[in-house]
């Protein structure tokens, strides 16, 4: 020191340019003598700072972090 991957919600993961999502965790109702399961609803997220663009989680480029890999 060079190349690849990866970075989204407390947690495992999708969305590949035009509504930011699911499943599990959390909380609140219902139900039940009471728990627990089930059902319903609520909260919570785009690593960062530019570009491009009508319009970026998405497309370029830098950097910070991780993983791998060649010297």
């Nucleotide at each position: 020191g060079c190349c690849g991957g990866g970075u989204u919600a407390g947690c495992u993961c999708a969305a590949g340019g035009g509504g930011a999502g699911a499943g599990c965790u959390g909380c609140c109702g219902u139900c039940u003598c009471g728990u627990a399961a089930a059902c319903g609803g609520c909260a919570g997220a785009c690593g960062c700072a530019g570009g491009u663009u009508c319009g970026a989680c998405u497309c370029c480029u830098g950097c910070a972090c991780u993983c791998g890999g060649c010297u």
The prediction has a mean pLDDT of 84. Transfer RNA from a soil metagenome, 71 nucleotides, folded computationally. Its Rfam family is "tRNA". Its family is annotated with triplet codon-amino acid adaptor activity in the Gene Ontology. By type it is a transfer RNA.